[in-house]
RNA sequence: AUUCAUGAAUCCCGCCUACAGAGAUAUGGGGACAGCGGCGAACGGGUGAGUAACACGUAAAUAAUCUGCCCUGGAGUUGGGGACAACCAUCCUAACGGGUGGCUAAUACCGAAUAGUGUUAAUCUUUCGCAUGUUAGAUUAACGAAAGGCCUUCGGGCCGCUCCUGGAUGAGUUUGCGUCUCAUUAGCUUGUUGGCGGGGUAACGGCCCACCAAGGCUUAGAUGGGUAGCCGGCCUGAGAGGGUGAUCGGCCACAUUGGGACUGAGAUACGGCCCAGACUCCUACGGGAGGCAGCAGUAGGGAAUUUUGCGCAAUGGAGGAAACUCUGACGCAGCAACGCCAUGUGUGGGAUGAAGCAUUUAGGUGUGUAAACCACUGUCGACAGGGAAUAAUGUCCCGCUCUUGUAGGGGCGUAUCCCGUAGGAAUUCCCGUAGGGACGUAAUAUAUUACGUCCCUACGGGAACUGCGGAAACGUCCCGGCAGGAGCGGGAUUGAAUGUACCUGUAGAGGAAGCCCCGGCUAACUUCGUGCCAGCAGCCGCGGUAAUACGAGGGGGGUAAGUGUUGUUCGGAAUUACUGGGCGUAAAGGGAGCGUAGGCGGAAGCUUAAGUCGGAUGUUUAAUACCGGGGCCCAACCCCGGACCUGCGUCCGAAACUGGGCUUCUUGAAUAUGACAGAGGUGAAUGGAAUUCCCGGUGUAGCGGUGGAAUGCGUAGAUAUCGGGAGGAACACCAGUUGCGAAGGCGAUUCACUGGGUCAAUAUUGACGCUGAGGCUCGAAAGCGUGGGGAGCGAACAGGAUUAGAUACCCUGGUAGUCCACGCCGUAAUCGAUGAAUACUAGGUGUCGGAUUGGUUAACGAUUCGGGACCGCAAGCUAACGCAUUAAGUAUUCCGCCUGGGGAGUACGCUCGCAAGAGUGAAACUCAAAGGAAUUGACGGGGGCCCGCACAAGCGGUGGAGCAUGUGGUUCAAUUCGAAGCAACGCGAAGAACCUUACCUGGACUUGACAUGGGAUUGACCGUACGAGAAAUCGUGCUUCUUACUUCGGUAAGCAGUCCACACAGGUGCUGCAUGGCUGUCGUCAGCUCGUGUCGUGAGAUGUUGGGUUAAGUCCCGCAACGAGCGCAACCCCUAUCUUUAGUUGUCAGGUUAUCUUCGGAUAGCGACCCUCUAGAGAGACUGCCGCGAAUAACGCGGAGGAAGGUGGGGAUGACGUCAAGUCAUCAUGGCCCUUACGUCCAGGGCUACACACGUGCUACAAUGGCCGGUACAGCGGGUAGCGAAAUCGCGAGAUGGAGCCAAUCCCUCAAAACCGGUCUCAGUUCGGAUCGCAGUCUGCAACUCGACUGCGUGAAGGUGGAAUCGCUAGUAAUCGCGGAUCAGCACGCCGCGGUGAAUACGUUCCCGGGCCUUGUACACACCGCCCGUCAAGCCAUGGAAGAAGGUAGCGCUCUAAGUCGUGAUGGUAACCCGCAAGGGAGCCUAGCGCCUAAAGUGAGAUCUUUGACUGGGGCUAAGUCGUAACAAGGUA
Repeated sequence: AUUCAUGAAUCCCGCCUACAGAGAUAUGGGGACAGCGGCGAACGGGUGAGUAACACGUAAAUAAUCUGCCCUGGAGUUGGGGACAACCAUCCUAACGGGUGGCUAAUACCGAAUAGUGUUAAUCUUUCGCAUGUUAGAUUAACGAAAGGCCUUCGGGCCGCUCCUGGAUGAGUUUGCGUCUCAUUAGCUUGUUGGCGGGGUAACGGCCCACCAAGGCUUAGAUGGGUAGCCGGCCUGAGAGGGUGAUCGGCCACAUUGGGACUGAGAUACGGCCCAGACUCCUACGGGAGGCAGCAGUAGGGAAUUUUGCGCAAUGGAGGAAACUCUGACGCAGCAACGCCAUGUGUGGGAUGAAGCAUUUAGGUGUGUAAACCACUGUCGACAGGGAAUAAUGUCCCGCUCUUGUAGGGGCGUAUCCCGUAGGAAUUCCCGUAGGGACGUAAUAUAUUACGUCCCUACGGGAACUGCGGAAACGUCCCGGCAGGAGCGGGAUUGAAUGUACCUGUAGAGGAAGCCCCGGCUAACUUCGUGCCAGCAGCCGCGGUAAUACGAGGGGGGUAAGUGUUGUUCGGAAUUACUGGGCGUAAAGGGAGCGUAGGCGGAAGCUUAAGUCGGAUGUUUAAUACCGGGGCCCAACCCCGGACCUGCGUCCGAAACUGGGCUUCUUGAAUAUGACAGAGGUGAAUGGAAUUCCCGGUGUAGCGGUGGAAUGCGUAGAUAUCGGGAGGAACACCAGUUGCGAAGGCGAUUCACUGGGUCAAUAUUGACGCUGAGGCUCGAAAGCGUGGGGAGCGAACAGGAUUAGAUACCCUGGUAGUCCACGCCGUAAUCGAUGAAUACUAGGUGUCGGAUUGGUUAACGAUUCGGGACCGCAAGCUAACGCAUUAAGUAUUCCGCCUGGGGAGUACGCUCGCAAGAGUGAAACUCAAAGGAAUUGACGGGGGCCCGCACAAGCGGUGGAGCAUGUGGUUCAAUUCGAAGCAACGCGAAGAACCUUACCUGGACUUGACAUGGGAUUGACCGUACGAGAAAUCGUGCUUCUUACUUCGGUAAGCAGUCCACACAGGUGCUGCAUGGCUGUCGUCAGCUCGUGUCGUGAGAUGUUGGGUUAAGUCCCGCAACGAGCGCAACCCCUAUCUUUAGUUGUCAGGUUAUCUUCGGAUAGCGACCCUCUAGAGAGACUGCCGCGAAUAACGCGGAGGAAGGUGGGGAUGACGUCAAGUCAUCAUGGCCCUUACGUCCAGGGCUACACACGUGCUACAAUGGCCGGUACAGCGGGUAGCGAAAUCGCGAGAUGGAGCCAAUCCCUCAAAACCGGUCUCAGUUCGGAUCGCAGUCUGCAACUCGACUGCGUGAAGGUGGAAUCGCUAGUAAUCGCGGAUCAGCACGCCGCGGUGAAUACGUUCCCGGGCCUUGUACACACCGCCCGUCAAGCCAUGGAAGAAGGUAGCGCUCUAAGUCGUGAUGGUAACCCGCAAGGGAGCCUAGCGCCUAAAGUGAGAUCUUUGACUGGGGCUAAGUCGUAACAAGGUA
């Protein structure tokens, strides 16, 4: 690009023609194309744009209608006429097409006849109906039909055509009810609503028109905007509901967009027409053509949706008599796991529990009977063979039966008709003949003839009529060949799918398993990699070096020809609550009242039957869904039957309840009468106290104000005080959980006016009531307008303070305002955070206003009505707190309001307002919470009680100096590492010159300095000598194994060395935030828990709180608790007293002996064990005793006795837990990291540095002292690589020496302060001793970096230390020395020991820490908490905005296509009428004109969307800036 989905039958003309025929014509037959005509094309098929509507659903109405084809019944189909296509001729045109002339048929077209139960009109009667009306009938008038064809045995049959009746089917119209959302759409409407009369339609109707009236709709949602085809159904749900409207079925609408009619039974017509617009195509530029939302298919768009297939075999449709033709309807096939269903991918055995992989505690375990292997089976697929049903009720043929019609034959009958015959008056008709007249045609001689038609007259005949006879015909009955139809039976034939389903055979486990998940929800776990990265994620959340959460492997779980994700809908969600929710504090009661519509409504009776209930009936299409059956092998699927379809209509019935009507009633409500209380309201008048101001007096230096001050006032006389005056506002006491009012609110007194309430007793009305959307009224304070007033107070403002700042809190002033009148505003935490009304449901207490009653009429009671308040786990309710006759209980009625937090009570719009602003009131976006009540903790610049050297009272220090030591910082090659408020910092370190040592530099080693295992080899190792080197190390020598067996050669074992290779060693490398262990700290604080019971929905509580008491959760009492555990205390150690035992090394009172003697005594021995002491065992102290207090308890105070008195003093002992406290560098250890180095060895250096800062100490600053001399008294301890005596030397450190001692024996070891005497005399000193110089001693391989000590010399700072801060309560502080660990040496540190030996504590207000109870909390990482706002940065959505762009729906005007309608004087014209004709008429067509009108143009507006410089706020974001507003009394509630 082309093709396909709607055509086919008939009639007629022309054409071609096998055949019949000798042949032309005619006829019959066959074929093909166009045309005329009939039917169909309005069905079937597609789509859902529009439509919120009688569009749809359902039930009705049509008495207001139509209906082709079809069916039933009745009647008819007579007789004429004129055309037009095709065709022929010709012309125009690019094309599409068209013009002119001529011929022609019909079932095409047109007159005429006939026709009733037709139509129309009028009149009358009648039936029915809710009404308009209608049924049936009668009379009159007018009007209206038709078409033939085929076959024939000629008898007829079939198909048609016309009129009428009825039916069926289909359609039109109307109505009740139902049918989305927005009120930020509240008013809409002029043919609008109705009427009269017309027009129009199939039909009703403002459907249209003229006139008249002014209506109609609407808060039960009109109008407008948005969205949408509706339903049967489908999905979901227990249901009620919610969502949805694919496939199948019903209805509607549409066919490129808009408008329009024609034809027709039916269309305002998907594959028809006309016009206009957009688009595409052709063109000769003049003009034409087109419409896939038919089936396929193409392009585009998109996350995404198939073949340009086969067939009319079946079902259905159109045409046709039929055969048959057509049918992208339909039947099939193809593509897509898109869905549903069914099935397979094997089955059984098989342990060495194979290999591989993964993991591991290295043994094993898992994958796993899984595989291999063995034995089988054979679905699907492959190949081969066979092979249906769908097909008959189709079509054709045959047979039988029935039925209809009929040729023919026979019987009976004769109204009509025919023939014959007889009769004949009138009339009519016909025929014939004759005459006359008229007309037409023809001819010619133009006025005659002929012919024809018609009329008239005369004659004849016939017929009509009657009688008789005959024949035919007709009617009826019987027989009957034939034909048609129907039924039954038989035969033949027709298959797209299709050689398909199915069956058989062959081979063969052969060809056939994926996807998701494994932290919880939620079934299923490990390893590695990664390291808040990469990534995951439905929600919570996971990932920052041990990730069951990321990625991978192994394993497991789920599902399976599928699986997972995404989107959507319902459910769960009682989370819009009708079923079935709420509103004190969670979201939510209107600020209050009056009252309209509406909703609801007391008692009794009668009635009605709208609601309600029951029965019947009609309808509720089919399919679906449900139940019961049946058919495909099963199932999906299909078929049959049933029930259902909860609805609506009609009829009948019931009368309890609701409603309607009527009649009563008094209890709800109201009114009348009499009392009473009251800060109820409005207006007017009056009053005293106080503040301020003015005037005057007295009086003098301050007043005022505050935490403290200052500003301010005051010598021009303040404050204070007295007197007089002015003015405004508010009303002390009374005064009260008081009263009144609808609420807001109302407070001096009096008067006037006025509203409401309560009580009592009777009377009256007779449900008059309750609530109340809209509406109206009132409504604190502040604010606004106009005019007054203005004393005090006092926003703004000014000043002074405070403060980092202080636009605040405090102070001094002070304007609006506060007050009055009038008018606005209309909001508040307008709160009881609790709407109004009614009824019911245990109590107790007091109170206000009445009444009745008891009482001595007093006090005081009792009862009752109304109000206001408290208590109460009575019941009940509530999430709890709490409420509880004044309900938040139990019920009813009505109204208002809520539906996660923020955005936001904001924006836009509208209404109100002078304004301020108020009312109404969203969305985008964002978060996973926000919130309530209660619980346990923690915290508080909350409260109460209590304790602690916590403060206070004291004593002595630190902080200032110098030095020591540790730390920070800095430096350095390195200054190794750790510890960090208390609780790191004289700490790890109880002791760095080398070593230690981990650090740095340099030199070396690589199975290693150290352990185990293998092989080879050697006999060493140790020791020793020499050399190189800084040493490590290397080299060279010397020396040189053990045991057993033995053939003496050796072999084997052990030990040790060397070498080789690999497993491994090694690491003071990282992680104390992976850990064990150990430790610090709160804190030696008194706490922390459990079982059972009880209470609470629960978290939890109780116990453990309370009253006392204690050092103590110690004990007592009480108690819904009763018990128990870990802690406290006690048991343990030391110490204070005594007894006893023991008596060396201890002791020596007394005894004795010896020596010495200054004659006092000393020493030693014997002896002794009194004392001291040592160290075993005991005693002792327990509030045991007394008094007082307390509660008679616990216990406290005092006393006695006692060595000691109320845990005597000290120690050890450290609950549950907290601090991710400390330690991977004591040790151990998971993981990670290094492996000729981050391991190991060595030398040297460093850890010891030095502008500085801090901590802890020492020594001092002096006279309570220094120095010199003398005299005296301890305890704990240590000692063999040790303590080391005497003696000697040295000024001294020390040296020499080596007695004694393995220690109550010897040594360290003379303690010092003290005491006595002397000196110094207040100074940088006779204080202080740093620093430095010189000379030494000791230890050690070695004192330079870098030891301690000694002597001599030197003689710094420092004169008691700012802010701040530490220790200590009795043998304590302070002070004095001594010893020990470590250690070769090194001590101002640490751990111990003794000597001397105080002061003070009123007390718990304050600081710090802690315990218990209570309170608040927005904290729970727990106040080092939480958290607010501006500003700055980034991102996101949104409002406004000069404007800009676009859309939508209307309105006004202009112009007006096609077209209907009207008109049509222009032009045309076969049928009918008149006419002899010409012609005329009627009718029809038409140009033109008129109304309407699509599109278009134009104008002013409305509304919606987008966009817009700039601008406003909002939200979110990892650690930004400034402050600290809130949460505790949040530091000003």
The RNA shown here (small-subunit ribosomal RNA) has 1533 nucleotides and comes from a metagenome.
The sequence is in RNAcentral, with records from SILVA.
Model confidence (mean pLDDT): 81 of 100.
It matches the Rfam family "Bacterial small subunit ribosomal RNA". Gene Ontology terms of the family: structural constituent of ribosome and ribosome.